[in-house]
RNA sequence: UGAAUCCGCGCGGGAGAGUCCCGGGGCGUCGGACCCACGUCUUUUCAGGUGUGCGGUCGGCCCGGGCGCCGAAGGAGCAAGUCCCUCCCUUGAAUCUCUCAGGCCCAGUCACCGCGCGGGCGAG
Numbered sequence: 001u002g003a004a005u006c007c008g009c010g011c012g013g014g015a016g017a018g019u020c021c022c023g024g025g026g027c028g029u030c031g032g033a034c035c036c037a038c039g040u041c042u043u044u045u046c047a048g049g050u051g052u053g054c055g056g057u058c059g060g061c062c063c064g065g066g067c068g069c070c071g072a073a074g075g076a077g078c079a080a081g082u083c084c085c086u087c088c089c090u091u092g093a094a095u096c097u098c099u100c101a102g103g104c105c106c107a108g109u110c111a112c113c114g115c116g117c118g119g120g121c122g123a124g
Stems, first nucleotide, its partner, number of pairs: 001124001006119008018067001020066006030059001032058004036053007068104003074100001075098003081091001
C1' cells in the first nucleotide's frame, strides 16, 4: 500500500398469506354504495339524469373477541459427517421443518442480490 471473508449505514431490486366473521364505537375524515329532502334539466313525467345537505344507514377507520392462513426479521429442531476401540453423548447447515414471536389492503428493523460509503482483519 492493500484483495476475499466479517460488521454497520444508505440507495435500488425483492415475495407469501382473510383488507374473513361477530360485537361495540365512530359520520363526513374517504370525494365508496343505498335511502331521504330540496333545487334544476328532459315528454323515460306515479319517471330518468344532475347538483346541494356537518340529513340517515351500511362500508373504509378505531377497539375487543373468534377461527383460518403465510414464512424471507428474530427464535427453535435436525441429516450426512465429526468426536469415540465400539455405543451413547458432543459437535453439526439451510431458502428444509416448526410456527414461539412476527405478519395476512397499502405499507413495513422482510431473507437474499447489486452498488456506494465507513470500520475492522490482513492475503499478496
The RNA shown here (Glycine riboswitch aptamer) has 124 nucleotides. Model confidence (mean pLDDT): 79 of 100.